A computed fold for a 1532-nucleotide RNA from a Planctomycetota bacterium, annotated as small-subunit ribosomal RNA. Rfam family: Bacterial small subunit ribosomal RNA. The organism belongs to Planctomycetota, within Bacteria.
RNA sequence: AGAGUUUGAUCCUGGCUCAGAACGAACGCUGGCGGCGGGGUUUAGGCAUGCAAGUUGUGCGUGAACGGCCUCGGCUAAGUAGCGCGGCGAAAGGGUGAGUAAUGGUUCGUUAACGUACCUCUUGGACCCGGAUAAUUCACCGAAAGGUGUUGUAAUACGGGAUGGGACGACGUUUACUUUGGUAAGUGUCGUGAAAGCUCGGGGAUCCUUCGGGACCCGUGGCCGAGAGAGCGGACGAGCCCCGAUUAGCUUGAUGGUGAGGUAAUGGCUCACCAUGGCUUUGAUCGGUAGCCGGCCUGAGAGGGUGUACGGCCACACUGGGACUGAGACACUGCCCAGACUCCUACGGGAGGCUGCAGUCGCGAAUCUUCCACAAUGGACGCAAGUCUGAUGGAGCCACGCCGCGUGUAGGAGGAAGGCCUUUGGGUUGUAAACUACUGUUGAGAAGGGGGAACCGCCGUAGGUUAAUGGCCUGCGGUCUGACUGCCUUCUUGAGGAAGCUCCGGCUAAACACGUGCCAGCAGCCGCGGUAAUACGUGUGGAGCAAGCGUUGUUCGGAAUUACUGGGCUUAAAGGGUGCGUAGGCGGCCCGUUAAGUCAGCUGUGAAAUCCCACGGCCCAACCGUGGACUUGCAGUUGAUACUGAUGGGCUUGAGUGUGCUAGGGGUAAGCGGAACGAGUGGUGUAGCGGUGAAAUGCGUAGAUAUCACUCGGAAGGCCAGAGCCGAAGGGGGCUUACUGGGGCACAACUGACGCUGAGGCACGAAAGCGUGGGGAGCAAACAGGAUUAGAUACCCUGGUAGUCCACGCUGUAAACGAUGAGCACUAGAUGGGAGGCUUUCUGGGUUUCCUGUCGGAGAAAAAUUGUUAAGUGCUCCGCCUGGGGAGUAUGGUCGCAAGGCUGAAACUCAAAGGAAUUGACGGGGGCUCACACAAGCGGUGGAGGAUGUGGUUUAAUUCGAAGCAACGCGAAGAACCUUACCAGGCCUUGACAUCCUGAUCGUCGGACCGUGAAAGCGGUCUUUCAGUUCGGCUGGAUCAGUGACAGGUGCUGCAUGGCUGUCGUCAGCUCGUGCCGUGAGGUGUUAGGUUAAGUCCUUUAACGAGCGAAACCCCUACGAUUUGUUGCCAGCGCGUUAUGGCGGGGACUCAAAUCGGACUGCCGCGUGCAAGUUGGAGGAAGGUGGGGACGACGUCAAGUCAUCAUGGCCCUUAUGGUCUGGGCUACACACGUCCUACAAUGGGCGGUACAGAGGGAAGCAACGUCGUGAGGCUGAGCAGAUCCCUUAAAGCCGUCCUCAGUUCGGAUUGUAGGCUGCAAUUCGCCUACAUGAAGCCGGAAUCGCUAGUAAUCGCGGGUCAGCUACACCGCGGUGAAUAUGUUCCUGAGCCUUGUACACACCGCCCGUCAAGCCACCCGAAUUGGUCGCACCCGAAGUCGCAGCCCCAACCGUAAGGAGGAGCGCGCCGAAGGUGAGGCUGGUAAGGGGGACUAAGUCGUAACAAGGUAGCCGUAUCGGAAGGUGCGGCUG
Repeated sequence: AGAGUUUGAUCCUGGCUCAGAACGAACGCUGGCGGCGGGGUUUAGGCAUGCAAGUUGUGCGUGAACGGCCUCGGCUAAGUAGCGCGGCGAAAGGGUGAGUAAUGGUUCGUUAACGUACCUCUUGGACCCGGAUAAUUCACCGAAAGGUGUUGUAAUACGGGAUGGGACGACGUUUACUUUGGUAAGUGUCGUGAAAGCUCGGGGAUCCUUCGGGACCCGUGGCCGAGAGAGCGGACGAGCCCCGAUUAGCUUGAUGGUGAGGUAAUGGCUCACCAUGGCUUUGAUCGGUAGCCGGCCUGAGAGGGUGUACGGCCACACUGGGACUGAGACACUGCCCAGACUCCUACGGGAGGCUGCAGUCGCGAAUCUUCCACAAUGGACGCAAGUCUGAUGGAGCCACGCCGCGUGUAGGAGGAAGGCCUUUGGGUUGUAAACUACUGUUGAGAAGGGGGAACCGCCGUAGGUUAAUGGCCUGCGGUCUGACUGCCUUCUUGAGGAAGCUCCGGCUAAACACGUGCCAGCAGCCGCGGUAAUACGUGUGGAGCAAGCGUUGUUCGGAAUUACUGGGCUUAAAGGGUGCGUAGGCGGCCCGUUAAGUCAGCUGUGAAAUCCCACGGCCCAACCGUGGACUUGCAGUUGAUACUGAUGGGCUUGAGUGUGCUAGGGGUAAGCGGAACGAGUGGUGUAGCGGUGAAAUGCGUAGAUAUCACUCGGAAGGCCAGAGCCGAAGGGGGCUUACUGGGGCACAACUGACGCUGAGGCACGAAAGCGUGGGGAGCAAACAGGAUUAGAUACCCUGGUAGUCCACGCUGUAAACGAUGAGCACUAGAUGGGAGGCUUUCUGGGUUUCCUGUCGGAGAAAAAUUGUUAAGUGCUCCGCCUGGGGAGUAUGGUCGCAAGGCUGAAACUCAAAGGAAUUGACGGGGGCUCACACAAGCGGUGGAGGAUGUGGUUUAAUUCGAAGCAACGCGAAGAACCUUACCAGGCCUUGACAUCCUGAUCGUCGGACCGUGAAAGCGGUCUUUCAGUUCGGCUGGAUCAGUGACAGGUGCUGCAUGGCUGUCGUCAGCUCGUGCCGUGAGGUGUUAGGUUAAGUCCUUUAACGAGCGAAACCCCUACGAUUUGUUGCCAGCGCGUUAUGGCGGGGACUCAAAUCGGACUGCCGCGUGCAAGUUGGAGGAAGGUGGGGACGACGUCAAGUCAUCAUGGCCCUUAUGGUCUGGGCUACACACGUCCUACAAUGGGCGGUACAGAGGGAAGCAACGUCGUGAGGCUGAGCAGAUCCCUUAAAGCCGUCCUCAGUUCGGAUUGUAGGCUGCAAUUCGCCUACAUGAAGCCGGAAUCGCUAGUAAUCGCGGGUCAGCUACACCGCGGUGAAUAUGUUCCUGAGCCUUGUACACACCGCCCGUCAAGCCACCCGAAUUGGUCGCACCCGAAGUCGCAGCCCCAACCGUAAGGAGGAGCGCGCCGAAGGUGAGGCUGGUAAGGGGGACUAAGUCGUAACAAGGUAGCCGUAUCGGAAGGUGCGGCUG
């Protein structure tokens, strides 16, 4: 510090996810030790048991027993334990976080408005009296808890009096200070108001004595008054401290005053009276949530989250209320009352409060021992010893966290065995192990040591005090005190007891094999798994961390993803529809004052701990100690004065006013006018009109449409008219008049900052819509009819009502758009339009201000784009946004007559949704161009019969593959057996075939024969026979038998593959290097203008070149030349024949087959063009690639082929292999493709007669001859071929018959008789002869081929092959046409451009209803809880008040009685409880509603292309549904 994920790819926006750190954690697997920490986050739920607050005999009264002794009287225990009065403490310490949003916390202040026991200091005192009471005793009540009466006594308990330096109060008074309220220091008079001279120790000089001692003296502790201090506390003020406006108004002791009460103290704290205030958009009130802080976690920081442990504050103590005591409480282990709960009970009554430490139940994912000790630290009491202390110190449990240590160290390669992988060579685990030599942390056992210990007390001693050597105080030496125990040393033992967890597709370090087969499963995101899974499970190996490792949860970070630091708003989410304006925010120039903001210095505070730094202590670290720094804050004080603020004075440039001029559909009202339209009346006139893609509905002989005249009506404003004008926006258009708003320019007279923006608020606001009343020509939702259609609730047509118009009122929304808030300033230009001014040499020019367009620079921007009219650069203010969906929905509120508007969520769900641009593909988008693509022609197919292939069906099997074009006379250039892969049956199992091993044999193998059998096979008989040699049963070559490695498979996967092939397409395209442009994907080049068959060439050009294709090079063919001349040829010369190159010869010709030539737009045109080229012509055998072939770019179709072959993986192994016989591939209601033959006279039959080319031939072609009607048979010359044979070419030509018919057309089918091949012709061959003589008379929709030696037509040959179902296929020649005006349309293709929501690419994408499942939510009759306030009733305890009744020790009084006090009673307040009407908020819920998701359901096709009616927005209406239509608006 970033990364993954939207796309075919790109940039951006934007969400989701990951890597880090942390935790009071929990869960899974695992677990050696130690140190330091931590440990009920949930039910502030209930609690058994024990302990957690006592102490004091130096305040006081009492006062046993057990035991022991005994003379039995008692003594001792013992003035002990215990009880009680009194004092101090119990308000601390400890726990918890329920409540609390301020009665709280925190920071800084105030108290001149206060308190303070214990402690310290100072000062002054402590005199004289009195009456009770607890304990105790006795009696009684009660189950108990407890209580009543009697008796009886003390005090540092209680009461009275005295005294009064201070103190307090009243009345005066002086000084100082002052914030004018008072305060401080003095002073005079009067009044109020205290105590315990007690306890203990010592002394024995003086006095007294009951002889104990007391007075007295010394000392300790204590008491009272006052002052001061320290520490602690009360109260008050200011700033700050969570969320919600779907909580906007709240408040009656409420706000203030006067007086009183109350308090330690201010104060409505309380009360009486008076006034009517107080708080609030700077968020009152209400609701929700929450203890706050130092700190802790995270973060670069700013921030965000959090408040466990430690520390400070607060609150609470079963729930609610209350006071008492006290210095202090409204009191955790006190009291009273009420309530709930639990326990005891004799049923009459009582008792209790773990949110102290342990512990228990419950709850829960989850959190410990009913331990030890007061040794240390601290606390209470005590003079002290000491007692108490679940505070605390320790130990125990738990890997809960942090830190440290260990599980060995060194050597050791035959790189062992085993495992795993393998290309079978090896690699890896791996120096790892074994083995050798060591060590001893830790562990186990044992012994010893040290620290935490300082005190107190006691003993001794020194000093002080004193009359004192006593006592007391202080110091020193000695002695005494350890719950727990880390640690240290030594010895023994012995590598011995000590490694796991997660991960290995990318992010993210680390991969292989097997198993599984969209199953099982994984997953943080993207995503893996459908037979070759580095993603599941296992193994091996590896990576990471390590006594832990992972998972889950939570927080911060990354996230600049709430943006203060540090974001945005044209199109991604986001500018309010527009203006006016309140509060608020911001604000021109100059001068003065002030010092609030701001800046600087100083002071106080910011607790400690924590964090940071340094040093130090535990072996180190964690941990701890000491010091420093920090604590960014607040407050005070002293200064500074640039800026901001405040205040005073001035200025004119911002703003406004004035004067003059000026343009305009700006607004409102009234009036007027013409065209068109419709209607009415009348005339003319006759059969149609109207409407559409085509029609129909409709109108019309009752006279329409058309036309003329007159009349009526309403709405809208032609031309002008222009991206021209005006307005804030919505919006505004005939003419005239009236009223009226705003703008611009010029001048520079006036005011003097009067300004900008603007939350709330107010006003305006298209269309549709609503209300009332008018109006109604045209148009036109709804509706009706006609069409279209599968349907057509639409588009089209004919009608037509609301509405559209007017007046008044409401609504308040639009794609209300420049999708761009308002204002000011600055920042290159060019060129238009509108309105003014100035100047001028005036058909014109210059200059300036305002408004309004286009292009464009810098800059900006993701890009498109924008660009002085900013989306640039700055400032000010407002509005708005924070992933998509759910949803602008629900609910609440509010506005509205309604429709509906405004405000406006959540659950749940997805990993995207989106913007701009790019490349493709596509379009019922556009342009250009090509092709037998269409058109123009010729001939076919589709109809018939047959052949053949396919589908389907059938079958034991009908083997398999091929499937639109690009499968279907295709693989198959030959299925009777074989082929053959299929089926039935019979056999074989190392095999029909290959290699290796072992044994045997060399009379092997082979050959002949026999039995059985369908054959294969099985069984048997006879017979023949190797080579080399170093002479060895040595080698080679064979054969057989056996064993196992293996053979074998036309079994599967062409979607694992190679190779080969088809297709687009012989279409003209496809790319690269360098450069340039772009953030980038990409673009340019390759586009454009011409041209070509062509990306062919030329010109232009940020491109310049190049490659694969095209072309050319190659073959055949068309002309010629040269050479050669047999088997070919024969002109000339001879010979010969009935005839024939038959013969001698010849090379002229034809021909053969080798090499050359020729054609290149080369030449011509006063044709054209810049050129390339094109057009016409000449010459030429051939003319513009002459004709044909081979040759097929980058790629597409997961195209075809595992059955040609090869091959990975999987599968079979007495069978899915091998072999044999027979059958099948040849089936047959049917459908399709490709062909053949026909339907006839351009023909058929018969007779005669002419002319090819190219091939083939030895298990062959076969002449001649002969037999047969024929197929063919017999014989067999010649020929391995320019020699012989196949081999008569046919159509054609000549002649003749047939004369339009199911025929002398056509030949299917069938019968009989034959021939040939072959082991075999039945399933299942071909051919011949005779006989038979079917359908068919030119073929519906539709569809195919062909542009010249082509179509059509005619025959010939070959391959395969024993034969052949060949009409197929591949070749060969003969005869030999027609047509092309052209590119509108159909199909396909190329280039450019455009739109796109497509990229599996239109066979795309995608919308809504309905049906099914599931999930969350909303409404909901009702029902059941919680909570809050209000009103009323009842009214406990208790304070306060009143003083009626009754009672009473202290003081006064002889007494009566008084003062004073307690109790009862009454009154106010008052908790719980009750009643009532409500608010808010939950639970349950019949039923209703939409939403999200889900498998391949149903109906349509709304959107994306002009999406087939452009789409969308608002509104109204209609419809199964998407949606349609009307009105207005937008261009996205």